This is a predicted structure of a 107-nucleotide RNA (Guanidine-I riboswitch aptamer) from Phormidesmis priestleyi BC1401. It matches the Rfam family "Guanidine-I riboswitch aptamer". Rfam describes the family as follows. This family represents a conserved RNA structure found upstream of the ykkC and yxkD genes in Bacillus subtilis and related genes in other bacteria. Rfam links the family to the GO term regulation of gene expression. Lineage of the source: Bacteria > Bacillati > Cyanobacteriota > Leptolyngbyales > Phormidesmis priestleyi. It was read from a public genome assembly, where an Rfam model found it.
RNA sequence: AGAAUUUGCUUCUAGGGUUCCGGUUUAGCCAAGCUAAACGUCUGGUCCGAGAGAAGCAACCGUUUUUUAAUCAGACGGUCACACGGCGGGAAAAAAGCCCGGGAGAG
Numbered sequence: 001a002g003a004a005u006u007u008g009c010u011u012c013u014a015g016g017g018u019u020c021c022g023g024u025u026u027a028g029c030c031a032a033g034c035u036a037a038a039c040g041u042c043u044g045g046u047c048c049g050a051g052a053g054a055a056g057c058a059a060c061c062g063u064u065u066u067u068u069a070a071u072c073a074g075a076c077g078g079u080c081a082c083a084c085g086g087c088g089g090g091a092a093a094a095a096a097g098c099c100c101g102g103g104a105g106a107g
Base pairs, nucleotide, nucleotide: 001006007058008057009056010055011054012053015048016047020045021044022042023039024038025037026036027035028034029033059079060078061077062076063075064074065073082102084105088100089099090098
């Protein structure tokens, strides 16, 4: 702001770290490669991921069609605008724009 609901999920992105993969380094066996450890101040794959990012699908609200009436199904419209934001804590890998949180606070 609106008659009122003013919602949820999926996929992706900004971003995030390091459980796994890969990579690098060191060491052992010493050709290839295999094993172990360390490294995310390693671009990456898996993984997590936005109230103030995107798209989509549902769901909800209202009117209406159908019907004796109702349910289901269908149609139309709406679910908006704006949004500066800590510290600190939480997550069985860890961290984060994730959650606490459109919070505390600010104007």